[in-house]
Transfer RNA from a DHVE2 group archaeon, 78 nucleotides, folded computationally.
It was read from a public genome assembly.
Taxonomically the source falls in Thermoplasmatota (Archaea, Methanobacteriati).

RNA sequence: GGGCGCGUGGCCUAGCCUGGACAGGGCGCUGGCCUUCUAAGUCAGUGGUCGCGGGUUCAAAUCCCGCCGCGCCCGCCA
Repeated sequence: GGGCGCGUGGCCUAGCCUGGACAGGGCGCUGGCCUUCUAAGUCAGUGGUCGCGGGUUCAAAUCCCGCCGCGCCCGCCA
């Protein structure tokens, strides 16, 4: 330098192919219940610029373009 893949709450992850109002789940965290206490259990709550910018569209996490970061492979120099 070239190709491919990935980027979604504090952490992990589904959704992306095939666009459809307020982005779902688990862990965590907070509070209640329960318990002699803790843990476990149970109920409720909590938190998201969907990497960044632009484009297409009535509508974009999703499609298109550029860029950034990470990973893998190939190539070049030495």
Its Rfam family is "tRNA". It is annotated as a transfer RNA. Its mean pLDDT, the model's own confidence on a scale to 100, is 80.